[in-house]
Model confidence (mean pLDDT): 80 of 100. The RNA shown here (Lysine riboswitch aptamer) has 180 nucleotides and comes from uncultured Brevibacillus sp. The source organism's lineage runs through Bacteria, Bacillati, Bacilli, Caryophanales and Brevibacillus. Rfam family: Lysine riboswitch aptamer. About the family: Riboswitches are metabolite binding domains within certain messenger RNAs that serve as precision sensors for their corresponding targets. Allosteric rearrangement of mRNA structure is mediated by ligand binding, and this results in modulation of gene expression. This family includes riboswitches that sense lysine in a number of genes involved in lysine metabolism, including lysC.
RNA sequence: AGGUAGAGGCGCGAAAACCAAGAGUACUAUCUGGGAGAAUGGGGAUUCAGUGAUCAGAUGGGAAAGGGGAAUUCGCCGAAGUGCGGUACGUCGCCCUAGACGACCGUGCUGGGUCUGCAUUGAAGAAAUGCAGGACUGUCAUCCCGACUUGCAACCCGCAGUCCGGAUGGAGCGCUAUCU
Numbered sequence: 001a002g003g004u005a006g007a008g009g010c011g012c013g014a015a016a017a018c019c020a021a022g023a024g025u026a027c028u029a030u031c032u033g034g035g036a037g038a039a040u041g042g043g044g045a046u047u048c049a050g051u052g053a054u055c056a057g058a059u060g061g062g063a064a065a066g067g068g069g070a071a072u073u074c075g076c077c078g079a080a081g082u083g084c085g086g087u088a089c090g091u092c093g094c095c096c097u098a099g100a101c102g103a104c105c106g107u108g109c110u111g112g113g114u115c116u117g118c119a120u121u122g123a124a125g126a127a128a129u130g131c132a133g134g135a136c137u138g139u140c141a142u143c144c145c146g147a148c149u150u151g152c153a154a155c156c157c158g159c160a161g162u163c164c165g166g167a168u169g170g171a172g173c174g175c176u177a178u179c180u
Base pairs, nucleotide, nucleotide: 001180002179003178004177005176006175009077011076012075013074014073015072018069019068027061028060029059030058031057032056033055037048038047039046040098041097042096043095044094080110081109082108083107084106085105086104087103089102090101091100092099111137112136114134115133116132117131118130119129120128121127139170140169141168142167143166144165146163147162148161150160151159152158
């Protein structure tokens, strides 16, 4: 330098089924009001609309997606997440633009989970992400106390090694073991 196998722990991620919520919401039928525009923000085109649309109310019917939950299965330990930039990429009825979500590429940051506060997304007191802080935890380095007895040395003290505990500090392109 390269390869292989591992460890951290409420460890990370994915998947179908189930459950709660979404929600009596969107949507739809009838009636009433109302009276000209409506369709994601803007523009164009197209479609619907005085045979009454958009909107509001009453009555009847009535979803789904993203996100979440406990267990199961699978893949794993930069697992994964995220900031920035890019892509004549995909979806949001067609085109352009804007925005949102997703995929891929480049690059940077984060050891890990948890709690608190703020912000964003979200239907949400769920959850996720970002920032800041707290204690905890794993790992390595340095130092300190103590113990061990394998070794060096040697007459009771010292050196090296291992282990428990403590302090300080670093970061996963790290750490441990092993092979070439």